Predicted 3D model of a 263-nucleotide RNA (Bacterial large signal recognition particle RNA) from a Chloroflexota bacterium.
């Protein structure tokens, strides 16, 4: 230096999480780099840190180490950034109520506010009137008989004279029916520009009198109270982005590393 065969090793790695710790299954990022079995209210190990069984490759572009780069993840923190969800002491905006009377307006010497006297409206009782109803009254009609008067005919009593009861008819009347409603009586009412008496007089209207300049609270404003809104303010979550820190795949560069036999 060449060839052959073996062995160490390799056949993915990383992040978070979990765990006393180390791996795995599961999630995520890279990347393409064997197979089978089990494994998160878990599976197996113990700092030499996956377990069990097979297979391929194999001393170098493939194994090991160092340096460079930095996909991606975690933690902390910032942002007049985006979005979402709460709070409602403060500022802003806005509704309602009360108060004030600065401005405007209205009323007022044809008399404000205030005081005094009175009346009405209000309640009760009585009276009067009216309305409604009923009744009386008046007129008419109205009883085959069980209403009255008179009773033809006829009937009964009597020797006769005379009597008795009494239908129809006539006249009248009761109950009833109809009309009238001028006068009269009774009953009733959320009846009445009515009268009298008593009561009441908060509110409203009205008359007289004393006094002599304010009264009102409609609009604006001030003050207070009570709501609404959530623009400012403030808390939390998610995203984006900056910084710090941590872990770090892939890639690039450099270096290192066996054994046996034969030529």
């Nucleotide at each position: 230096u060449c060839g052959u065969g073996c062995u160490a090793g390799a056949c993915g790695g990383g992040g978070a999480g979990g765990c006393a710790g180390c791996g795995g299954u599961g999630c995520c990022c890279u990347g393409u780099a064997c197979c089978c079995g089990a494994a998160a209210u878990c599976c197996g190990c113990u700092a030499u840190a996956g377990c069990g069984g097979g297979g391929u490759u194999g001393a170098a572009u493939u194994c090991c180490g160092g340096c460079u780069c930095g996909a991606g993840g975690g933690u902390c923190u910032g942002u007049c950034c985006u979005u979402u969800u709460g709070g409602g002491a403060c500022u802003g905006c806005u509704g309602c109520c009360g108060u004030u009377a600065a401005g405007c307006g209205g009323c007022g010497u044809u008399g404000a506010a205030g005081g005094c006297c009175g009346g009405g409206u209000c309640c009760u009782g009585c009276g009067c009137g009216g309305c409604a109803g009923a009744g009386a009254g008046c007129u008419g009609u109205g009883a085959a008989c069980c209403c009255c008067a008179u009773c033809a005919g006829g009937u009964c009593c009597g020797g006769a004279a005379g009597g008795a009861a009494g239908c129809a008819g006539u006249g009248g009347u009761a109950a009833g029916c109809a009309g009238u409603g001028u006068c009269c009586u009774c009953u009733g009412g959320g009846u009445g520009c009515c009268g009298c008496a008593g009561g009441g007089c908060u509110g409203c209207c009205u008359g007289g009198u004393c006094u002599g300049a304010g009264c009102u609270g409609g609009c604006u404003g001030g003050c207070g109270g009570u709501g609404g809104u959530a623009a400012g303010c403030u808390g939390g979550g998610a995203g984006a982005u900056g910084g710090a820190u941590u872990c770090g795949a892939c890639a690039g560069c450099c270096g290192g590393u066996g054994c046996a036999c034969g030529g």
The gene name in the source record is ffs. NCBI's taxonomy places the organism under Bacteria, Bacillati, Chloroflexota. The prediction has a mean pLDDT of 77.